RNA sequence: UAGAUGGAUCCGGGAGAGUCUGCACCCUAUCUGCAGCGCCGAAGGGGAGAUGUGAGAAACUCUCAGGCAAAAGGACCGGUUCACGGAC
Numbered sequence: 001u002a003g004a005u006g007g008a009u010c011c012g013g014g015a016g017a018g019u020c021u022g023c024a025c026c027c028u029a030u031c032u033g034c035a036g037c038g039c040c041g042a043a044g045g046g047g048a049g050a051u052g053u054g055a056g057a058a059a060c061u062c063u064c065a066g067g068c069a070a071a072a073g074g075a076c077c078g079g080u081u082c083a084c085g086g087a088c
Stems, first nucleotide, its partner, number of pairs: 001087001006084001007082002010079004018037001020036005038068003044064001045062003
């Protein structure tokens, strides 16, 4: 100096699976807590072994966590801004 890539901010899109059962709380229902059964994978986390000179995974896999009406969250994708690391 500019704004490839990485990072951060903001905006938009964003799936799956039970508003399951019982008890307690509560005027009732939801929420919440406890117990039980059934499920989901796209927060996060764990795993090995494909390649093989060497290194590294994942949207694969496991469900610890999280989730199974809405809300919230949400990998990932697109756009905006910053100029933190990097680039020149």